[in-house]
Context: one part of a larger RNA
RNA sequence: CCGACGUUAGGGAAUUCGGCAAGUUAGUCCCGUAAGUUCGCGAUAAGGGAUACCUGCUCAGGAGAUGAGCAGGUCGCAGUGACUCGGACGCUCCGACUGUCUAGUAACAACAUAGGUGACCGCAAAUCCGCAAGGACUCGUACGGUCACUGAAUCCUGCCCAGUGCGGGUAUCUGAACACUCAGUACAAUGAGACGAAGGACCCGUCAACGGCGGGGGUAACUAUGACCCUCUUAAGGUAGCGUAGUACCUUGCCGCUUCAGUAGCGGCUUGCAUGAAUGGAUUAACGAGAGCGUCACUGUCCCAACGUUGGGCCCGGUGAACUGUACGUUCCAGUGCGGAGUCUGGAGACACCCAAGGGGAAGCGAAGACCCUAUGGAGCUUUACUGCAGGCUGUUGCUGGGACAUGGUCGCUAAUGUGCAGCAUAGGUAGGAGCCGUUACACAGGUACCCGCGCUAGCGGGCCACCGAGGCAUCAGUGAAAUACUACCCGUUAGUGACUGUGACCCUCACUCCUGGCGGAGGACACCAAUAGCCGGGCAGUUUGACUGGGGCGGUACGCGCUCGAAAAGAUAUCGAGCGCGCCCUAAGGCCAUCUCAUCCGGGUCAGAGAUCCGGAGAAGAGCGCAAGAGCAAAAGAUGGCUUGACAGUGUUCUUCCUAACGAGGAACGCUGACGCGAAAGCGUGGUCUAGCGAACCAAUUAGCCUGCUUGAUGCGGGCAAUUGAUGACAGAAAAGCUACCCUAGGGAUAACAGAGUCGUCACCCGCAAGAGCACAUAUCGACCGGGUGGCUUGCUACCUCGAUGUCGGUUCCCUCCAUCCUGCCCGUGCAGCAGCGGGCAAGGGUGAGGUUGUUCGCCUAUUAAAGGAGGUCGUGAGCUGGGUUUAGACCGUCGUGAGACAGGUCGGCUGCUAUCUAUUGGGUGUGUCAUGGUAUCUGACGGGAACGUUCGUAUAGUACGAGAGGAACUACGAAUGGUGGCCACUGGUGUACCGGUCGUCCGGAAGGGCGCUGCCGGGCAGCCACGCCACACGGGGUAAGAGCUGAAUGCAUCUAAGCUCGAAACCCACCUGGAAAAGAGAUACCGCUGAGGUCUCUCGUAGAAGACGAGUUCGAUAGACUCGGGGUGUACGCACCGAGGUAACGAGGUGUUCAGCCCGCGAGAACUAAACGACCGAAG
Repeated sequence: CCGACGUUAGGGAAUUCGGCAAGUUAGUCCCGUAAGUUCGCGAUAAGGGAUACCUGCUCAGGAGAUGAGCAGGUCGCAGUGACUCGGACGCUCCGACUGUCUAGUAACAACAUAGGUGACCGCAAAUCCGCAAGGACUCGUACGGUCACUGAAUCCUGCCCAGUGCGGGUAUCUGAACACUCAGUACAAUGAGACGAAGGACCCGUCAACGGCGGGGGUAACUAUGACCCUCUUAAGGUAGCGUAGUACCUUGCCGCUUCAGUAGCGGCUUGCAUGAAUGGAUUAACGAGAGCGUCACUGUCCCAACGUUGGGCCCGGUGAACUGUACGUUCCAGUGCGGAGUCUGGAGACACCCAAGGGGAAGCGAAGACCCUAUGGAGCUUUACUGCAGGCUGUUGCUGGGACAUGGUCGCUAAUGUGCAGCAUAGGUAGGAGCCGUUACACAGGUACCCGCGCUAGCGGGCCACCGAGGCAUCAGUGAAAUACUACCCGUUAGUGACUGUGACCCUCACUCCUGGCGGAGGACACCAAUAGCCGGGCAGUUUGACUGGGGCGGUACGCGCUCGAAAAGAUAUCGAGCGCGCCCUAAGGCCAUCUCAUCCGGGUCAGAGAUCCGGAGAAGAGCGCAAGAGCAAAAGAUGGCUUGACAGUGUUCUUCCUAACGAGGAACGCUGACGCGAAAGCGUGGUCUAGCGAACCAAUUAGCCUGCUUGAUGCGGGCAAUUGAUGACAGAAAAGCUACCCUAGGGAUAACAGAGUCGUCACCCGCAAGAGCACAUAUCGACCGGGUGGCUUGCUACCUCGAUGUCGGUUCCCUCCAUCCUGCCCGUGCAGCAGCGGGCAAGGGUGAGGUUGUUCGCCUAUUAAAGGAGGUCGUGAGCUGGGUUUAGACCGUCGUGAGACAGGUCGGCUGCUAUCUAUUGGGUGUGUCAUGGUAUCUGACGGGAACGUUCGUAUAGUACGAGAGGAACUACGAAUGGUGGCCACUGGUGUACCGGUCGUCCGGAAGGGCGCUGCCGGGCAGCCACGCCACACGGGGUAAGAGCUGAAUGCAUCUAAGCUCGAAACCCACCUGGAAAAGAGAUACCGCUGAGGUCUCUCGUAGAAGACGAGUUCGAUAGACUCGGGGUGUACGCACCGAGGUAACGAGGUGUUCAGCCCGCGAGAACUAAACGACCGAAG
């Protein structure tokens, strides 16, 4: 010194983020017990009293064990005497509760929960696992199970279905494949069409599904407010509640309570940045190792520390690791340097070595920084990123059979049917066609009646033979586009029927499935399964998610082009440099030829004006040339007119893009060939006066054509050549969204956050000038505008050091420094009478405190004070502490986001490693040197250290000076106080695990006397050590600062100054205390000694002490022990005698006396009884 403990006077939370830690309380019995309440609780509420021992007795009990009591007696500070063993109460938040959780930093408000609600499911179910077989739920069955949300109870749960989901419906639209139809020259590829499932569009429902729930203006007899009105707008515009909240930025909102003081807490208000109703709202008894606040009690948390015990440390003996280790002859200051040096430069310091201590430095050790950035690094997660895959739904086909019904399609058969007008009349078409049918009867043309079907309501067809009945129809005529009887063929429609085939609903049984021990039953061509096609598809997977960048992100595009400047007179030239543009336009705004001259101004001229059109003049360009800027241009490149398509086809060279290597697309200039235009011609024209107006490969479409594959050939299809179009604007061109605080890796000080460095806009301070105000008066005081500095405390900027790590805010502890001085000292001015102030100068010696709120620095507030200064030291200080804040992982709220998640928004919880090698420091020792002679004492004092003192108050001066008064000093002297420093222990107080006593439990013991239980607990307490106690801690001198002066010139005066001189401060130097011959200039004096001085070890020790050291003693002796006495502590021992409530007695807590006893003492004195023995060694150039 550390760990763990014990005790502390007075105060009592002042400590601190916070009563953390510690302490208080505590068992049992009796009394007593509030608000609130879900009536169970709350409750051991709170708050009181009792508690031991002895004697006798009563009751219960078994004549027990044991328990409940009564009376009397007795002791102590204290009777649950030790151990065991709740501190209590009040207000608020959250969660109802018991429970669960991050094994290893989070126990919570998170999870769960009973209760509430919704969804799915009839069992071969729903849900889940599995490729499947198979399995779970379940050997359960809707009062059941699964999924999801909410989270007891109580009061409640508003509006919105537009969006996204989910469910249902669906006339119509869309909607794949197979099959079907058509086209495709006969085949096929292929194309088209029709049919049409799920799904989608569309419609409806659904919010205890995901979710959402406005703005502006006006208005009431003061003002304010706005019941009321207007308007825009929505799917609907936030209802009841609650509200500065765990949600409120502003914010420490405002008011009240609590406090001396309240960023806290509680109650209200409420303009809710950004509350709000099962993403539940509000309230709530009980409960909580949950969060906040208060009160009482209690305390070493603190004021302010002290003492003690014990385990270590320290020393001795033994044994004996680890971290770490470029090298070292391992100081300080200043500077320098990659801007934070033991090693460089300069100066200073420094004899060598050892031990202990605390940790300032080694940008200490530990861990290739976790923050930040980068990587065409990774991983986890999300989704309306991209691309897929499981899975689900659905169509078709196979496994897959039979029957009938209905209804389609195709091909037949039968029967019927076919009405424009006109026409006798219901004329299907074409051809033939002049006859056909009937009169016999089981027959019948035709007619009538009736029935059936059709129907255009005119009729037609069939039936019936009941009646009549032998003729009727056609040709002809007429009408009409067509003429009819009859026959043949055909068309449309209808009905029936047959074959094939489709669809719908159904039946069957034989595949197949299930049940069953079997018989059999249930289902059934469905389902299962397989193939194929469409839809859904973060359930799962693989990936992407650009670059530049005064870090990154956000913003922007400086990412492809053009012009000017920057750009420094060749060319080239950067920045998220300055100023602007382009991603077109135009059949004329292109080509050529011809003719003209513009803008503006002046003069003249009807309306006519400044400005219209006309005439004349001046007019090198001040106009115009499609668009930026620059360049260029006047019988033109401009304006006007005419004719035209050279804005053509093909093929080159050069330049540019891209100075200086290479390089694509693109662009331009100049040619040749062909065909053209204009012009009389020379010529001009390969778009626009020049510099911007753009895009590879793959793929697709198109194109006057050509080549080629399949084929005998053709249609058709495919491949290629050439070209045009379609875009990559991140513009030499991947097909592409996010989160990560659960994170990982490689790297970077190439790049941010802290600190340093540079800078100093900002900041702080100062100065110059002096407009103004100050009643007049710039400068007692205040001081605008403007200007100039200093500092390096703010905040920025930069990115120089550090990313193989320099621990980050605040507090605390402790030290040093600066001065731009808050107080104290000395001065000056004053709009200074005094007192009190205001402003300024010198001055850094000392001081600069305590509290409330807050993590705070800061700030606000309170009571004091002489004053409660500012700043720096890696925003001093985490190998010193703390860990409240910030800044990991958990969780809640608000807001944002579809989501994963995010938030210099709020909130609860959340780990602080290291044995000290060097250096530095504080102490303690050893050795050598100090000129060649050693010691013992005593000094000197170079050079250091100190604040050893600082401050205040009172009394006298003095109610004086001053002042009209009210008020009201000072010099000086004395006395106190307070802060600080040093020392001490007579007193007071603390400790006091030496000691004495009391007492509980238990063990040994007959007792006495002891052990253990924190020293068991409790009451005292010597010495020692201490503070809360006591003592001491100056005058003065010298030189100065600001300032005050003397004399005194420069300047015949004046002038404190120039020469000279006198004063003048807590500051400086002395004085005072203290270290200090290792002060290398290494000192001095006295004495002793080489005829051995002196010293050391051993020995007895302590006033000393970690070890060394220091000091005392060693028989000529009081050094230690023992003994005696003195002085103290405790409090009256054992034994014996007597007494003692009682009890027949035995017995009996205890009392009195013997006894100021007994026990004990780190103290003092006396006194050699014991031990300091025997000795050893060092030691001078003699």
This is a predicted structure of a 1182-nucleotide part of an RNA (large-subunit ribosomal RNA, half B) from Halomicrobium sp. HArcel3. The RNAcentral record of the full RNA draws on ENA. Its Rfam family is "Archaeal large subunit ribosomal RNA". The literature on the family includes a 2001 paper in Science by Yusupov et al., "Crystal structure of the ribosome at 5.5 A resolution". NCBI's taxonomy places the organism under Archaea, Methanobacteriati, Halobacteria, Haloarculaceae, Halomicrobium.